The RNA shown here (c-di-AMP riboswitch aptamer (ydaO/yuaA leader)) has 146 nucleotides. Model confidence (mean pLDDT): 81 of 100.

[in-house]
RNA sequence: CGUGCGCACGCGCCUAAUCCCGCAAGGGAGCCGGGGAACCACCAACUUGGGGUGAAUCGGACGUCUUUCCUCGUGAAGGACGUCGGUAGGAGACCUUCCUGCUCCGAACCCGUCAGCUAACCCGGUAGGCGAGAAGGAAGGAAAGG
Numbered sequence: 001c002g003u004g005c006g007c008a009c010g011c012g013c014c015u016a017a018u019c020c021c022g023c024a025a026g027g028g029a030g031c032c033g034g035g036g037a038a039c040c041a042c043c044a045a046c047u048u049g050g051g052g053u054g055a056a057u058c059g060g061a062c063g064u065c066u067u068u069c070c071u072c073g074u075g076a077a078g079g080a081c082g083u084c085g086g087u088a089g090g091a092g093a094c095c096u097u098c099c100u101g102c103u104c105c106g107a108a109c110c111c112g113u114c115a116g117c118u119a120a121c122c123c124g125g126u127a128g129g130c131g132a133g134a135a136g137g138a139a140g141g142a143a144a145g146g
Base pairs, nucleotide, nucleotide: 011131012130013129014128018029019028020027021026030126031125032124033123034122035121040116049114050111051110052109053108058086060084061083062082063081064080065079066078067077068076069075070073089105090104091103092102094141095140096139097138098137099136100135
């Protein structure tokens, strides 16, 4: 000097997931989600179930296993799992919008046969996980400084 790991205090990021009160249990405010009329929409729906949160949808190729069919071989069709590479879409240091780039994500879970929208009304959530990276330009704001 560089790198890795751990701890603490800060600064930030994804997200609705923040703040306040309380010894605690809990309770508020804010933010977020679901159910729920008329009108409108659907003229159909009902196992090919359907629906919700979320950016996370939609395909391919290859491999393994398995089911069915048949001309009985590595032939066809389907399913499950895995890998690779795409994709609708989404995120990235003052904020919003636009332009051009780069780096990433493109999951998971829930309801339980049931739900279009939806005023009143009703019911819930406020977890968790990350970073040392921070791109440039334009317009309008904000903040700081003078």